This is a predicted structure of a 480-nucleotide part of an RNA (small-subunit ribosomal RNA, 3' major domain) from an Alphaproteobacteria bacterium. Rfam family: Bacterial small subunit ribosomal RNA. Rfam links the family to the GO terms ribosome and structural constituent of ribosome. Lineage of the source: Bacteria > Pseudomonadati > Pseudomonadota > Alphaproteobacteria.

[in-house]
Context: one part of a larger RNA
RNA sequence: UGACGGGGGCCCGCACAAGCGGUGGAGUAUGUGGUUUAAUUCGACGCUACGCGAAGAACCUUACCUGGCCUUGACAUGGGGAGUAUGAGCCGCAGAAACGUGGCUCUUCAGUUCGGCUGGCUCCCACACAAGUGCUGCAUGGCUGUCGUCAGCUCGUGUCGUGAGAUGUUGGGUUAAGUCCCGCAACGAGCGCAACCCUCACCUUUAGUUGCCACCAGGUUAUGCUGGGCACUCUAGAGGAACCGCCGGUGACAAGCCGGAGGAAGGCGGGGAUGACGUCAAGUCCUCAUGGCCUUUACGGCCAGGGCUACACACGUACUACAAUGGUGGUGACAGAGGGUCGCCAAGGCGCAAGCCGGAGCUAACCCCUAAAAGCCAUCUCAGUUCGGAUUGCACCCUGCAACUCGGGUGCAUGAAGUUGGAAUCGCUAGUAAUCGCAGAUCAGCAGGCUGCGGUGAAUACGUUCCCGGGCCUUGUACA
Repeated sequence: UGACGGGGGCCCGCACAAGCGGUGGAGUAUGUGGUUUAAUUCGACGCUACGCGAAGAACCUUACCUGGCCUUGACAUGGGGAGUAUGAGCCGCAGAAACGUGGCUCUUCAGUUCGGCUGGCUCCCACACAAGUGCUGCAUGGCUGUCGUCAGCUCGUGUCGUGAGAUGUUGGGUUAAGUCCCGCAACGAGCGCAACCCUCACCUUUAGUUGCCACCAGGUUAUGCUGGGCACUCUAGAGGAACCGCCGGUGACAAGCCGGAGGAAGGCGGGGAUGACGUCAAGUCCUCAUGGCCUUUACGGCCAGGGCUACACACGUACUACAAUGGUGGUGACAGAGGGUCGCCAAGGCGCAAGCCGGAGCUAACCCCUAAAAGCCAUCUCAGUUCGGAUUGCACCCUGCAACUCGGGUGCAUGAAGUUGGAAUCGCUAGUAAUCGCAGAUCAGCAGGCUGCGGUGAAUACGUUCCCGGGCCUUGUACA
């Protein structure tokens, strides 16, 4: 100087407390451990691994296993030789395919000394090499997690100290903040904080193929449907608006704090992006890049089938429930944000339904996905039930070359466990929790996951003794 303390002081954080809803019990989904297996590819392991890399494992993906094949190789550069561009489609044979082999059709470049001569392409030969999701994240770059959006981490000069070092950065106040004020052997500065950026909330303005009968006219059973018009709503560009600015109190006359007015909004207005010096030899050599090591008729390459989907168990994360604040039937009102031409798919028709037929419109403020759901009305009357839907049977639908291993959906039948969950444990302070649906990425198909979007919309916070994490000062130490 640090680190540590079941030392002290001050102060924060859904850290506790006060509340609301869960997890832990059930069934299922999903990840992991374990076990099994020819293989169940690999990585991730307290917080910071476990719906994580996977924003899509039937084939492909795929890295794993079994079997069949290839060896200058699927891909790059270079040498020699032969051929002639070359490329595409179709039909055969054998085969699981890859590979092998035969036939037909179309197409056949540029330069040219007219010589396959040059470029290009195909084949053959030998070698340099290619190739490797093989090892090392404890050789690395890059990227990322975490402490933590915590308020800290440092430097120059000066001063003090033999020196390590100290000072500044400590102190008194204050703040979300090393934020600001005052003081002070310090004076300044840098990286962080804040602000500048995006978005939501108010207003103005510019602009109107969305919106409006607001105003006028026409028309309809009805509808901005039409003419017409940008006033309003809205859309998306520009600007304004909030600064403790005003008033009162308090404070050291400071920084600030408390109350009030005005205001769409107050005292950081809500949300996002933004992550200092560093810590964990944290994670990743399987995104990529890369040192070293290793393989080279195989640890490389192609293909078929299988596996990653196994199942006595154990754990994590979710979904659905156990019901009446509910189930079922009916009714049929109100969103936001997205996506769409190999696409979204309307009207109409068929089917109990999944879905099919159909074909209008839309490269989309124009058409479509689109139905929002919770809501409201009726019924059921406390029961393993009109709760719950696992499991299983049958019949179908869709995608796709192909749903056996191993996809999703529909109808009928079947109806399991489950009556609120031990010890323990998680989230959340407001448009939040809870609850309700909608969309998107990935994607042929497949979402209970993820990322967004809006609807309805609470309770509680006395307080900081205690648990956890953190900041500053101080103290002890046989630790570095």